[in-house]
Context: one part of a larger RNA
């Protein structure tokens, strides 16, 4: 010079687009962030009809809450960067592999049992939440039948399945086979700083068997062998998410990794599985530890690094907003429900960017300033007066696209039109050299300046004012980083 997720001083008009806890992975009052599904099943609340009524109700009919069983979702979508020096990431191979939902294609969907959750009874607790007896159903469960092209073989055979609904349009459910799509796992390369870490390693290097895995493999075990790594830097310490990118710089290259996208890891703290296509699971579940909250002292409840919010911490960083209208996403055959994703508005000059704070004309070169050699210079067409104009901002009326079959938070919003009137809108830093811009007055080595250099001890162009005078402008400085 250039950058910034900036921050502090001064100043501050109006709009577009962006972006905002960099510090304490600290602690977190309240709301809200994942449900849908009656076209699977029982069973049914209010209500509202009709008949009885002893006027209390009751029966039957609709009618569908709000929970129960079940079915898919909840592993995605958000968030933060502790950890990690790793095949974690970056890039290119590779085989020993699953994959719900989609799409294709072949083929079957018989015939049965046995519970149990609501539900009733009867009971324990202060809660939280049970315990027992009894009833019932399903696409919830469990045998039988079937059985290739499917698995497994000793090739002789043996083994696996299923669920129905219904408005008759179809939706589904079992099995293999192929695909898309994800997702595990292997390798080669590349991937900080220290030798003031030189040695390291015993499931450790390979094998043979077996276990286990969706799958390869000491992944695990047994038994054998004595390997493996390593100054081309092992081990150890230390520091960090890691790429696309982004700043600089003419490249080269140094720095960095906020926003936006890809991948990774983690969800108080540690450690384990269940479920399931899929996780060892942010808002599931057990243990243990810390902290907080209830309690009847027996025992019980939670986890904002989702959104907004609060305390704390800091130089510092927002609203406890509105809508699902649009994209997108569960769940449903739809309608629709949910959706703090997302679009939107609120609020901060944080940043880029644009626009305005007026324009002509106007020397009696006014009045005050200020300087003076006292004549005059200078502020300065500067103003004042005359002629105009109306962006922006204000008032008033209209008024969208974004979305169509139909719906619009945003919003009466942007945009148009009309009305008035220069009317509402300029600061900041600096002027000894570097460096664009000087004079007085005050001060007197004092009080101050200051990035270097150096200024100030009585004529200071450097200190503090005033007039002038550069420079940048809704900012202008200053201070931190980086190149």
């Nucleotide at each position: 010079g250039a950058a910034c997720g900036a921050a502090c001083g001064c100043u501050g008009g109006c709009g577009g687009c962006a972006g905002g806890c960099c510090u304490a992975a600290c602690a977190c009052a309240u709301g809200c962030a994942a449900g849908u599904c009656g076209a699977g099943g029982g069973a049914g609340a209010a209500g509202c009809u009709a008949u009885c009524u002893u006027c209390g109700g009751a029966u039957a009919g609709u009618g569908g809450a709000g929970a129960c069983c079940g079915g898919c979702g909840c592993a995605c979508g958000g968030g933060u960067g502790c950890g990690g020096a790793a095949c974690a990431c970056g890039u290119g191979g590779g085989a020993a592999u699953a994959u719900a939902c989609c799409c294709c294609u072949a083929g079957g969907u018989a015939a049965g049992g046995a519970a149990u959750a609501a539900c009733a009874g009867u009971u324990g607790g202060a809660a939280a939440c049970g315990a027992c007896u009894g009833c019932u159903a399903a696409u919830a469960c469990c045998g039988u039948a079937u059985a290739a092209u499917g698995a497994c073989u000793u090739c002789g055979g043996u083994c696996c399945a299923a669920a129905g609904a219904u408005u008759u349009a179809u939706c589904g459910c079992c099995u293999a086979g192929g695909g898309a799509u994800u997702a595990g796992c292997c390798c080669g390369c590349g991937u900080c700083u220290g030798a003031u870490u030189a040695g390291a390693u015993a499931g450790u290097u390979g094998g043979u068997g077996a276990g286990g895995u969706a799958a390869u493999g000491g992944c695990u075990c047994a038994c054998c062998a004595a390997g493996u790594c390593u100054a081309c830097g092992a081990u150890c310490a230390g520091u960090a998410g890691g790429g696309g990118g982004u700043c600089u710089g003419a490249g080269a290259g140094g720095a960095u990794g906020a926003u936006c996208c890809c991948c990774c890891a983690c969800a108080c703290u540690g450690g384990g599985a269940c479920u399931g296509a899929g996780a060892c699971a942010c808002g599931g579940c057990c243990c243990a530890g810390a902290c907080u909250c209830c309690u009847a002292c027996g025992g019980g409840a939670g986890g904002c690094a989702g959104c907004a919010g609060u305390g704390a911490g800091g130089a510092a960083u927002a609203u406890u907003g509105g809508a699902c209208a649009a994209u997108g996403g569960a769940g449903g055959a739809a309608a629709c429900u949910c959706u703090g994703a997302u679009c939107c508005a609120g609020c901060c000059a944080u940043g880029c960017c644009g626009c305005g704070u007026g324009a002509g004309u106007g020397a009696a070169g006014a009045a005050g300033g200020c300087c003076u050699u006292a004549g005059g210079g200078u502020u300065g067409u500067a103003a004042a007066g005359c002629u105009c104009u109306u962006u922006c901002a204000a008032u008033u009326g209209u008024g969208a696209a974004g979305a169509u079959a139909a719906u619009g938070a945003c919003g009466g919003u942007a945009g148009c039109a009309a009305u008035a009137g220069a009317a509402g809108a300029a600061g900041c830093c600096c002027c000894g050299g570097c460096u664009a811009a000087a004079u007085u007055c005050g001060u007197g080595c004092c009080a101050g300046c200051a990035g270097c250099c150096g200024c100030g001890g009585u004529a200071a162009u450097a200190c503090g004012a005033a007039u002038g005078g550069g420079g940048c402008a809704a900012g202008c400085g200053u201070u931190g980083u980086u190149c």

The part of an RNA shown here (small-subunit ribosomal RNA, 5' domain) has 483 nucleotides and comes from a metagenome. The prediction has a mean pLDDT of 87.